[in-house]
RNA sequence: AGAGUUUGAUCCUGGCUCAGAACGAACGCUGGCGGCGUGCCUAACACAUGCAAGUCGCACGAGAAAAGGAGCUUCGGCUCCCGAGUAAAGUGGCAGACGGGUGAGUAACACGUGGGUAACCUGCCCUCGAGUGGGGAAUAACCCAGGGAAACUUGGGCUAAUACCACAUGACAUCGUCAUCUCCCUGGAGGAGACGAUCAAAGGUGGGGAUCGCAAGACCUACCGCUCGAGGAGGGGCCCGCGCCUGAUUAGCUUGUUGGUGAGGUAACGGCUCACCAAGGCUGCGAUCAGUAGCCGGCCUGAGAGGGUGAUCGGCCACACUGGAACUGAGACACGGUCCAGACUCCUACGGGAGGCAGCAGUGAGGAAUCUUGCGCAAUGGGCGAAAGCCUGACGCAGCAACGCCGCGUGGGUGAUGAAGGUCGAAAAGAUUGUAAAGUCCUUUUCUGAGGGAAGAAUUCUGACGGUACCUCAGGAAUAAGCACCGGCUAACUCCGUGCCAGCAGCCGCGGUAAUACGGAGGGUCGCAAGCGUUACCCGGAAUUAUUGGGCAGUAAAGCGUCCGCAGGUCGGUCUUUCUAACGUCGAAUGUUAAAUCUCGGAGCCCAACUUCGAGACUGUGUUCGAAACUGGUUAACUAGAGUCUUUCAGAGGCAUGUGGAAUUCUGUGUGUAGGGGUAAAAUCCGUAGAUACACAGAGGAACACCAAAAGCGAAGGCAGCAUGCUGGGAAAGUACUGACGCUCAUGGACGAAAGCGUAGGUAGCGAACGGGAUUAGAUACCCCGGUAGUCUACGCCGUAAACGAUGGAUACUAGGUGUUGGAGGACUCGACCCCUUUCAGUGCCGAAGCUAACGCAUUAAGUAUCCCGCCUUGGGGAGUACGAUCGCAAGAUUAAAACUCAAAGGAAUAGACGGGGACCCACACAAGCGGUGGAGCAUCUGGCUUAAUUCGAUAAUGAGCGAGGAACCUUACCUGGACUUGACAUCCUGAGAAUUUGCCAGAAAUGGCGAAGUGCCUUACGGAACUCAGUGACAGGUGCUGCAUGGUUGUCGUCAGCUCGUGCCUUGAGGUGUUCGGUUAAGUCCGUGAACGAGCGCAACCCAUGUCCUGUGUUGUAUAUUUCACAGGAGACUGCCGAUUCAAAGUCGGAGGAAGGUAUGGAUGACGUCAAAUCAGCAUGGCCCUUAUGCCUAGGGCUGCACAGGUGCUACAAUGGCUGGUACAAUGGGUAGCAAUAUCGCAAGAUGGAGCCAAUCCCAAAAGCCAGUCUAAGUUCGGAUUGAGGGCUGCAAUUUGCCCUCAUGAAGUUGGAAUCGCUAGUAAACGCGGAUCAGCAAUGGCGCGUUGAAUAUGUUCCUGGGUCUUGUACUCACCGCCCGUCACACUACGAAAGGUGGGGGCGCCCGAAAUACCCUUAGCUUUUAGCGGGGUCCUAAGGUGAAACCACUGAUUGGAGUGAAGUCGUAACAAGGUAACC
Repeated sequence: AGAGUUUGAUCCUGGCUCAGAACGAACGCUGGCGGCGUGCCUAACACAUGCAAGUCGCACGAGAAAAGGAGCUUCGGCUCCCGAGUAAAGUGGCAGACGGGUGAGUAACACGUGGGUAACCUGCCCUCGAGUGGGGAAUAACCCAGGGAAACUUGGGCUAAUACCACAUGACAUCGUCAUCUCCCUGGAGGAGACGAUCAAAGGUGGGGAUCGCAAGACCUACCGCUCGAGGAGGGGCCCGCGCCUGAUUAGCUUGUUGGUGAGGUAACGGCUCACCAAGGCUGCGAUCAGUAGCCGGCCUGAGAGGGUGAUCGGCCACACUGGAACUGAGACACGGUCCAGACUCCUACGGGAGGCAGCAGUGAGGAAUCUUGCGCAAUGGGCGAAAGCCUGACGCAGCAACGCCGCGUGGGUGAUGAAGGUCGAAAAGAUUGUAAAGUCCUUUUCUGAGGGAAGAAUUCUGACGGUACCUCAGGAAUAAGCACCGGCUAACUCCGUGCCAGCAGCCGCGGUAAUACGGAGGGUCGCAAGCGUUACCCGGAAUUAUUGGGCAGUAAAGCGUCCGCAGGUCGGUCUUUCUAACGUCGAAUGUUAAAUCUCGGAGCCCAACUUCGAGACUGUGUUCGAAACUGGUUAACUAGAGUCUUUCAGAGGCAUGUGGAAUUCUGUGUGUAGGGGUAAAAUCCGUAGAUACACAGAGGAACACCAAAAGCGAAGGCAGCAUGCUGGGAAAGUACUGACGCUCAUGGACGAAAGCGUAGGUAGCGAACGGGAUUAGAUACCCCGGUAGUCUACGCCGUAAACGAUGGAUACUAGGUGUUGGAGGACUCGACCCCUUUCAGUGCCGAAGCUAACGCAUUAAGUAUCCCGCCUUGGGGAGUACGAUCGCAAGAUUAAAACUCAAAGGAAUAGACGGGGACCCACACAAGCGGUGGAGCAUCUGGCUUAAUUCGAUAAUGAGCGAGGAACCUUACCUGGACUUGACAUCCUGAGAAUUUGCCAGAAAUGGCGAAGUGCCUUACGGAACUCAGUGACAGGUGCUGCAUGGUUGUCGUCAGCUCGUGCCUUGAGGUGUUCGGUUAAGUCCGUGAACGAGCGCAACCCAUGUCCUGUGUUGUAUAUUUCACAGGAGACUGCCGAUUCAAAGUCGGAGGAAGGUAUGGAUGACGUCAAAUCAGCAUGGCCCUUAUGCCUAGGGCUGCACAGGUGCUACAAUGGCUGGUACAAUGGGUAGCAAUAUCGCAAGAUGGAGCCAAUCCCAAAAGCCAGUCUAAGUUCGGAUUGAGGGCUGCAAUUUGCCCUCAUGAAGUUGGAAUCGCUAGUAAACGCGGAUCAGCAAUGGCGCGUUGAAUAUGUUCCUGGGUCUUGUACUCACCGCCCGUCACACUACGAAAGGUGGGGGCGCCCGAAAUACCCUUAGCUUUUAGCGGGGUCCUAAGGUGAAACCACUGAUUGGAGUGAAGUCGUAACAAGGUAACC
């Protein structure tokens, strides 16, 4: 210090998430030791038990027992002495107001900080002054007698004090009167005076012994007390300035309230309380109300500013079961005191009583969660006491807990057979675990045992901790390592399992058979370590609330619709001027900022944590002194801002009144006749009752053509015929006047399109709703015919718009160019205009610097600056919604959330793709033609069905006469049956045998059994090579799966003209440029231009064939010859020539010549890429699977199965024809297991036979055509399916299931619906021929060959496909895209709701305990000017009750919202989204 995540990629905006630190933590796994800390954050919930505040006999009265000793004894005990003036109880004093706990309440002078108290108090302590005389009456304890279960209590009697009460004395005390000085200013403080009044006390202990006393003692003295004063220290009370959370969906609050006078009260000021008087006081700088909260030093974090927090330690406050109250006291309205009320718990004899752990331990409950019913007063501190001492759960220690921080250890050296085992690995070699282990040599922190043994006590005694720390010795590597992670962020990778399952996940995301992301294992981690992870919370990163340090700029969230304007802010304008400093600012000094914490430097525990000493810091604040530039205040001026005035000017600025013509509609009259109107096309509609059309006249309402414009005016909304009246603002010139009067403005006020509302009018046209006609699957729409509100006027509401320049207002500055509106000046001219030029005010366009994420803005800023306001705004959705409030007649407007949910939403620009966007161009794409398919029968392929099997694949174009260029067996992969298991095939090992040929038997065959023949080749004589058989295990084998793991190959876009690169240039960047543009081409073909210049893959050319010619050769061709033909090699065509055209060029058009002319024709040739296209069954291949079977052999069957559907073809439907007879002309090819002639036989298929041919030699071997005849329009002499019979051929084999021939049979079909295919010339169409595969053939297929041989193209509007440029985009899986809303289902949170429940607070009324204060008190008591007791009044806690408001929870039902897998209906939006979208 940053990183991940929106996109195909980019820049920006913007959220979410992560890495860090921290913790009173909790949970999971694990766990050796020590030191120092920390430990109920929840129920201020309830508490058993024990302890936590007592002490003083030197204040006082009374006064035992036990222990010890002696005696007696019935052995139970009794008596005496001592203990001893001691324990417990009581009176009295001091302390129980400290210490300890907790954080409920409290938004407050509670706290912090700094002051004030001239408005106060102060026990114990310190200092100083003065005093301490003499009396009195009681009372507890105790005794007696009662009541009660108890708690406790009543009566009578006795007694003491440092208890209580008078009296005396008393001032430097207090008060009153008189008078004086100083200081300060709330009429007070201080000093020194005079007079008068008032107020005190208590003794105890020790010592002494002169005097007195019978004694006690008096008396003296010391100490401790006591009283009255003064001062101090420390502590407290009260007051004030400043600081101190959230909400305005809380805007008004207040009646002792604000002030005064007087009185009371208090330690003290004060409405603190009361009487009277006045009507004030607080509040937008946030009162009141509501919510939350103890505050601070500090702690955590952060670079800091800040943000969060307020455990432990320290300061303050508040509280002590809940509420109220006072008493005592120096101090309390009192945690371990009192009274009352309430709730709860306990005891009870039912009459009545007792209690308060938020002290230390501990218990229950709650909770994710927080300890021992320990030891000691040895230390520190506190209370009492003269002291000894007692008390002290404060405190010091120990215990429990890895809860935190810090430290140490779990061994060290050496050690390669790189052991075994594990993991990985063509499972081979090897790599890794890994010097790790073992082994060997050491060490002993820790551990165990034994011995010694502190400091802490300053201070005589006294050590809980503690036989602890520490020291010494002995023993033995011994007792001691886990946790998390390993896809990116983020250091660290492999194997197996699983198969969108199980699961992971902080974000992005992973998992659907090869998961570095799940689970396990091995390994690893500059991962940590007695811990490690997870979770919660806080800060950081986040400049993501921005003072430091952000924006609104239009488009990302964000400028109020516009103006006026109070408060406020800004100071605004002068470098003119006076003064000030009790405004800011600056400087110095000084006080304070508690300690601890923090920083630095030392010191002490072995180090560290920790502790301690010193210094600094604590950024704050008070006081004093000083400065005067700036700001503020103050004084006097000025004129540049602002305003006034004079002259002139433009204008749809506003309001009112009047008026004009054109047009629409309606009405009347006339002419006139059958249509009109409307649309893409129609229909509804109007019209023979006379429309439309034309003419004339009239009525009425609304809007104002041309002028007219980038124009003008207005604050905005907005404003348009003309005239008049009234009226607002602006500009220019002049420079007379005022003299900063300015700018911006929360709240507020005014104006504010359209629609809408109310009342009253008006209504021609248009026209929501509505009706009808169309369109459509539907059409509650778009289109058409009608049509009501409304649109218009007046008055009154509403207050919103994409109210937009999506741009707040003001001021100043910062290059220009070019228009236009209004005004002014100058020059020229005799003068004016034009023209030129300058300037002010508006209004447009272009553009530099600059700015901006980019687009863009650019003197009319979105530049550079200042001031003010608004918004804010702070991720998207929920939502501009709910609730509340205000406004409104209503509609609704304004203000304005949360739960929940997502990881994005968004802006600009880029490359593509797409568009029922645009422009240009091409193609048998359409059009123009010719012939087909779709209908029939058959062939063939496919789907489906069937089957034991009908093997598998291909299946939009780009599958379907496709793989297959030939399934009877084989092929063959499928099925059934029968066999084999190292195998049909390969390599290695062992043994045997040559190999090989062959017979018989069983069997469907495979196979099995029994025989026969045969002994080879090389040799170094062991053996070897090939082959066969047997055995063994490594292995073979698989047309089994995955073409979505792959190679290779192929289809398609497409033979379309495209696809890229280097360097340079432009852009923040993706990217662009080049490749665009103007021409041209079949072409990114070429030319020109151009920030590009070049290059590559494609195009073209090079290659092959054909066409012309030439040359050469001449077999098997040619009867001969020119020729033809064959082969080989050349020539030829290049827009080369001419003309036209184009600015020019490239080119195009026409022409000549030529066999051929603009690519001559046809092939081969297929760029970057697309479709996870096809193929694991052609081959190869990773992984997975089978291994007496998914391998292999064999026989038979199947792949040919048939209600049906589709594709591709053949043959036809006939006369351009069929049949019969005659007759003519090819080319490519093939041929020895072959082609086969002549000949003979057969109707024929074919057979016999075999001349010739290893081929320019021989053979296979033509048809349509042509010439005759016949048929005569018919299901035929068309058509040939189907079926029967008989034959032929191939082949082991023809039944399933071959082909061919003959005879007979003679089906459908008479030109084919919607739709659809091919073809532009030697093409289509028609005709036959040949090969491959092949024994034969299902071939009508496919690949070639020749014969005959057309028609048409005006052209590019449309359909399809493609290319280039441009435009829009919310698409990028790229339109087969994206995406909206209702409905249905499930879940979630929220709102409304008849009501219901609860809560706190306020108000009214009733009731009202205790207590203070006051009043009364004849009868009771007493210490008698009075008090107690009793009664009453005031006030009040609690309680009751009533009305109203608020808050929370809940509620049948209901409303929308959000989220969900592939539901339903439509198609709204994104392209002109198919009616432009939106407000």